Predicted 3D model of a 354-nucleotide part of an RNA (large-subunit ribosomal RNA, domain IV) from a metagenome. RNAcentral holds the full RNA, with entries from SILVA. Its Rfam family is "Bacterial large subunit ribosomal RNA". Gene Ontology terms of the family: ribosome and structural constituent of ribosome. Model confidence (mean pLDDT): 88 of 100.

Context: one part of a larger RNA
RNA sequence: GCCCUCUUAAGGAACUCGGCAAAUUAGCCCCGUAACUUCGGGAAAAGGGGUGCCUUGGUUGGUGUAACGAUUUACUCGUGAAGCUGAUUGAGGUCGCAGUGAAAUGGCCCAAGCGACUGUUUAACACAAACACAGGUCUCUGCCAAGCCGCAAGGCGACGUAUAGGGGCUGACGCCUGCCCGGUGCUGGAACGUUAAGGGGAGGGCUUAGGGGUAACUCGAAGGCCUGAACCGAAGCGCCAGUAAACGGCGGCCGUAACUAUAACGGUCCUAAGGUAGCGAAAUUCCUUGUCGGGUAAGUUCCGACCCGCACGAAAGGCGUAACGACUUGGGCACUGUCUCAAGAGGGGGCCCG
Repeated sequence: GCCCUCUUAAGGAACUCGGCAAAUUAGCCCCGUAACUUCGGGAAAAGGGGUGCCUUGGUUGGUGUAACGAUUUACUCGUGAAGCUGAUUGAGGUCGCAGUGAAAUGGCCCAAGCGACUGUUUAACACAAACACAGGUCUCUGCCAAGCCGCAAGGCGACGUAUAGGGGCUGACGCCUGCCCGGUGCUGGAACGUUAAGGGGAGGGCUUAGGGGUAACUCGAAGGCCUGAACCGAAGCGCCAGUAAACGGCGGCCGUAACUAUAACGGUCCUAAGGUAGCGAAAUUCCUUGUCGGGUAAGUUCCGACCCGCACGAAAGGCGUAACGACUUGGGCACUGUCUCAAGAGGGGGCCCG
C1' cells in the first nucleotide's frame, strides 16, 4: 500500500454526471396532521410527547376461600371480603450517557414529466415513459360461422351462437375527438365501356379430279389440312356512389387602423380540404443558454409565462387528472468520512524471518 468491518475534532454535499455509497429514521401508545381528491384516499402525511425498575392508590375482568342468601339438601346454585392473576389509569420514588437500552424495525417534504392503477419483459449488459390491462371504437362472422392448423381425414374456434367468436387501432377516469373521399384501400352499384378460355364461322391459303393453253403456265368442284373477321363470352378493371376511431392529408403572396407597431378587414393564386378545440422553446424548438418572471451570492438544468410551433394537435388520440411507481427531472429539511483531508482500530491475505 490492498481487501473486509468499524470509529472520528470542526465543517456538513463544498464530493459527484447525479447525495452514488453511507448516515439519519425506525417497534408500540398518546396527541396532532395540509394542499388536493375519483370522497375511497392523501395518512404512519408532516410534526410532537411517552416508553426501564420499585412502592402505593383508583377503575374494571377472571378465578375464588371465609361469610351471607337460596332451595330441588347437593362434591348444589347465587352474591362475593381475602388470596392469586390479567387489563387500564394516577401518585410517589429510583438508576444509567442512554429504558422499542441488544436484534429485527419507514428518512421526510415541495414541484414537474411519463405511464392511470396491481401486473409483464430482453434466461446471461436494458425492469422502463416499453408490453399487458379493464374501458372505448372500427371491422369480419348466421353456424358445417368467420379465422387458424393440416396433403387429407380431422382438429381448434366451441360441446360456444352476435350480451358470442376472430382481427385492427386506442388504452382507467373527466372534458372532448374538428375539416378533407381528389389519390390508395374497402363496401355498394341488374346499365354502359374494356375483356380470357370457349362458342362462332365471313373470308383466305395448300392440295387436285377436271377445264383452258403448243408450251411455260393458269383456273379450279368435292374432300382433307392450315388459317381465320364480324358476333356472343364472366370476374376484374374502367365508370358511378359511399366510407377517415380506413391508409392518409389538413396552403402561398400582397395590402390595410389618426405615433409607431400589429392587422379584426380586403385583394389574389392554388387545393380534395387548407390545422378547429386544447396544448406549445415541449421526452417535440434548429437558430437557443429565445425573452420575461421565480428560485441561487452566482442557475446551458428546473418551475411559471410569452408564441416567432425550423418540424404539436385531436383513438399512430388531444388536453387534464386523485391514487400508484426499485421510472425520469429540479429544489429543500434532516443526516452523514461523499468531500475539505485525512487519521485511527480490529480482521484477512500479501511481504520478511525461522